[in-house]
Context: one part of a larger RNA
RNA sequence: GAUUGAACGCUGGCGGAAUGCUUUACACAUGCAAGUCGGGCGGCAGCGCGGGGGCAACCCUGGCGGCGAGCGGCGAACGGGUGAGUAAUGCAUCGGAACGUACCCCGUCGUGGGGGAUAACGAGUCGAAAGAUUCGCUAAUACCGCAUACGACCUGAGGGUGAAAGCGGGGGACCGGAGACGGCCUCGCGCGAUGGGAGCGGCCGAUGCCCGAUUAGCUAGUUGGUGAGGUAAAGGCUCACCAAGGCGACGAUCGGUAGCUGGUCUGAGAGGAUGAUCAGCCACACUGGGACUGAGACACGGCCCAGACUCCUACGGGAGGCAGCAGUGGGGAAUUUUGGACAAUGGGGGCAACCCUGAUCCAGCCAUUCCGCGUGAGUGAAGAAGGCCUUCGGGUUGUAAAGCUCUUUCACCGGCUAACUACGUGCCAGCAGCCGCGGUAAUACGUAGGGUGCGAGCGUUAAUC
Repeated sequence: GAUUGAACGCUGGCGGAAUGCUUUACACAUGCAAGUCGGGCGGCAGCGCGGGGGCAACCCUGGCGGCGAGCGGCGAACGGGUGAGUAAUGCAUCGGAACGUACCCCGUCGUGGGGGAUAACGAGUCGAAAGAUUCGCUAAUACCGCAUACGACCUGAGGGUGAAAGCGGGGGACCGGAGACGGCCUCGCGCGAUGGGAGCGGCCGAUGCCCGAUUAGCUAGUUGGUGAGGUAAAGGCUCACCAAGGCGACGAUCGGUAGCUGGUCUGAGAGGAUGAUCAGCCACACUGGGACUGAGACACGGCCCAGACUCCUACGGGAGGCAGCAGUGGGGAAUUUUGGACAAUGGGGGCAACCCUGAUCCAGCCAUUCCGCGUGAGUGAAGAAGGCCUUCGGGUUGUAAAGCUCUUUCACCGGCUAACUACGUGCCAGCAGCCGCGGUAAUACGUAGGGUGCGAGCGUUAAUC
């Protein structure tokens, strides 16, 4: 000199853009943050309409709009937060082969015919509650067989195995039916098998990625092989047997520290420092462990077990997890509103209408940062001086100025370093970045006047180059 997610002191006009718990991954009251589909299903708790009864209050009725709870589907593995752990099971770059993939796109082939349950519901029982349980009824795009098999899978190559689900809109004739309605035709959305694609993900290798040798040896599934198991998949990933290997001064092992990168700051560069905001990847979700479901999780707002903590309890037993958005306590030098809207962008569900969305977009707070603007106001006719014009009378500059009232930041003024005098003090009180000032004329302390620098900021402290 430049810089900062800054803090503190004094001061403070406006606007735009951006940032805002760096500390206790400390504990959390309250509200919200993931739902949606009645065009999958049985139904009808509540609301509205229609119908029936009744003088009325009101009652009955799923017929209609819709729809709580329930079964079912998809989503909830995204989005959002945090940086604890991790020095490599991670990240960056470049390669690789033994894999998976719901929704989406392009093909091929199908979508036939049956069955048995179960929630809801009804009737009970137990419990303080959370909830549990017995009996009975019922549906489906829930579940299970049968048939079929272009692909697919297995194979001893003969053969064998394995699938599906319907729903909605429209319709002339014909057919079934007493009718409602259905068959039939057509359109849309779906369902099953399989091939390919896109995007995404899992795995492997190479190179690079902090400090310590006052850490020198480390290793027994350890290193490799055979066989088997396991996985979507290669592999000691796991196991049995066999061999005795593997790593290491080119720093193994151990210890400390740390999320990594694109980037950011600085610097002429080389380099040094750093990893807030934004973007990519990773890891975590009270602490530790585990699996379930699923295309995908070993799952922040799912489950189970253990632990600590908090809460409820009828003492038998239960409930919870803000490192989501706000907000509270605490810690701290220090960091915001318990706001609005789904109008836009994007996401989930749905044929759609639409619903949900603390993602997001906006608003609020703070000089926290950068940029831009402003930086005097009122009064003021002797219509000053000066200038210009002139017909010499004057006109104009012109309320403009002066004057008066009010307002007017910060730091500094010995040298470095731009800016000096007076008073007070008297090695005291004090100043100070370095040199150093102060003991009676202090440009160095304090105050005042004046001045210098910057300016809605200015200084100080901390930190980096």